[in-house]
RNA sequence: CAGCGAAAAGGGCAAACCCGUCGGACGACGGGGGCGCAAAGCCACGGGGCCGACGGGGCCAGCCGCCUUAUCGAA
Numbered sequence: 001c002a003g004c005g006a007a008a009a010g011g012g013c014a015a016a017c018c019c020g021u022c023g024g025a026c027g028a029c030g031g032g033g034g035c036g037c038a039a040a041g042c043c044a045c046g047g048g049g050c051c052g053a054c055g056g057g058g059c060c061a062g063c064c065g066c067c068u069u070a071u072c073g074a075a
Stems, first nucleotide, its partner, number of pairs: 004073002012037002017032006035062001041068001045065003048060004
């Protein structure tokens, strides 16, 4: 450096559900909450899924891959 993820430390994120706002819907954002996560960080490029005013439309990164960045550390 690449790969990998046992134990531990410091931290990080936050499913269902509830409240508020936005939206046609899927869903998004803020607050509470905490099922889980070593990329559950970023990115809609490929596959996949969801919605549907059916428009070369919208959404999902907590479905997988690609790109890129990052904490700690045994085999």
c-di-GMP-I riboswitch aptamer from a Sporichthyaceae bacterium, 75 nucleotides, folded computationally. NCBI's taxonomy places the organism under Bacteria, Bacillati, Actinomycetota, Sporichthyales, Sporichthyaceae. Its Rfam family is "c-di-GMP-I riboswitch aptamer". From the family's description: GEMM was predicted in a large-scale screen for bacterial structured RNA regulatory elements. Its family is annotated with cyclic-di-GMP binding in the Gene Ontology.